A computed fold for a 350-nucleotide part of an RNA from an uncultured bacterium, annotated as small-subunit ribosomal RNA, central domain. Model confidence (mean pLDDT): 88 of 100.
[in-house]
Context: one part of a larger RNA
RNA sequence: CUGGGCGUAAAGGGAGUGUAGGCGGUUGCUUAAGUCAGAUGUGAAAGCCCUCGGCUUAACCGAGGAACUGCAUCUGAAACUGAGUAACUAGAGUGUGGAAGAGGAAAGCGGAAUUCCUAGUGUAGCGGUGGAAUGCGUAGAUAUUAGGAGGAACACCAGAGGCGAAGGCGGCUUUCUGGUCCACAACUGACGCUGAGGCUCGAAAGCGUGGGGAGCGAACAGGAUUAGAUACCCUGGUAGUCCACGCCGUAAACGAUGAAUACUAGACGUAGGGGGUAUUGACUCCUCCUGUGUCGCAGUUAACGCGAUAAGUAUUCCGCCUGGGGAGUACGGCCGCAAGGUUGAAACUC
Numbered sequence: 001c002u003g004g005g006c007g008u009a010a011a012g013g014g015a016g017u018g019u020a021g022g023c024g025g026u027u028g029c030u031u032a033a034g035u036c037a038g039a040u041g042u043g044a045a046a047g048c049c050c051u052c053g054g055c056u057u058a059a060c061c062g063a064g065g066a067a068c069u070g071c072a073u074c075u076g077a078a079a080c081u082g083a084g085u086a087a088c089u090a091g092a093g094u095g096u097g098g099a100a101g102a103g104g105a106a107a108g109c110g111g112a113a114u115u116c117c118u119a120g121u122g123u124a125g126c127g128g129u130g131g132a133a134u135g136c137g138u139a140g141a142u143a144u145u146a147g148g149a150g151g152a153a154c155a156c157c158a159g160a161g162g163c164g165a166a167g168g169c170g171g172c173u174u175u176c177u178g179g180u181c182c183a184c185a186a187c188u189g190a191c192g193c194u195g196a197g198g199c200u201c202g203a204a205a206g207c208g209u210g211g212g213g214a215g216c217g218a219a220c221a222g223g224a225u226u227a228g229a230u231a232c233c234c235u236g237g238u239a240g241u242c243c244a245c246g247c248c249g250u251a252a253a254c255g256a257u258g259a260a261u262a263c264u265a266g267a268c269g270u271a272g273g274g275g276g277u278a279u280u281g282a283c284u285c286c287u288c289c290u291g292u293g294u295c296g297c298a299g300u301u302a303a304c305g306c307g308a309u310a311a312g313u314a315u316u317c318c319g320c321c322u323g324g325g326g327a328g329u330a331c332g333g334c335c336g337c338a339a340g341g342u343u344g345a346a347a348c349u350c
Base pairs, nucleotide, nucleotide: 004321005320006319007304008303012318014201015200016199017198021194022193023192025088026087027086028085029084030083031082033081034080035077036076037075038074039073040072041071042070049065050064051063052062053061054060091191092188093187094186095184096183097182098181099180103177104176105175106174107173108172109171110154115149116148117147118146119145120144121143125136126135162169163168206247207246208245209244210243211242215241216240220236221235222234223233258317259316260315261314262313263312266295267294268293269292270291271290272289273288274287275286276285299306300305323350324349325348332343333342334341335340
């Protein structure tokens, strides 16, 4: 090198975009780089291998052959790969007409609820728990009525539903904007797939500057519980949670399942679109495409399970794994304001 793997045993990069590279649809012609055939030269000798021979045999030695799987040159073949050229439309894209959607950004608006403030009514409790206490309240609380302030989140609709590459996205309206699906088959004519590096996005927490602060609430304080209670329970409560801008770049970032393409029984749901039959009228019946679920044949799997949304059958490209601990540590590099991230060992030990 070849050979094995990656849902749960070690192992899919958090996600996208895309550079180099790798791989790549159908037909004709040309070429001859790869490929294949033949020839010539070379591939030192010794050794290895085969045959024969010489020492009584063997080791050893001698002779001949084969081999040296390679390289170079020449001649030829043209199926496949490559290259060139001409064409095609099934991949890919464009166009036209429709469709659904919490996809993204900004601005404005709305109602319910919590809290606080003011005023009225009203009086002795409220709150909280397993039971209590801390706490609040005669300086009038809790309850209730009216008015006001402010911040955050959007009940019902709501669905195993939808959208997005992932993270994620849910009140209403407007503006700007990305993607997807269906029908037609008018246009381009392989323009494709993957993608080391690179670049961009990336929950929560955290960091910087400036705002904001209702509720909740790390830390902290108090009350309980307990042998103790640096907890679980209760009363408070600061950062934070929210906004703008800039960082961080990690998660059980999970379907623990990389992307793309093709093929391989069915059954039942559900979302979007199209076609058809019958009908006065498709909401019902049949069917096609796209998405999302449940079950299941073949097959597969160590089993569990997976099963057209594959973990089945194949191909292409990328990432990753190689006993446990030491250790995702140390050192060095790069990144970061920091926290830390990323890359990533060894001794030793079982």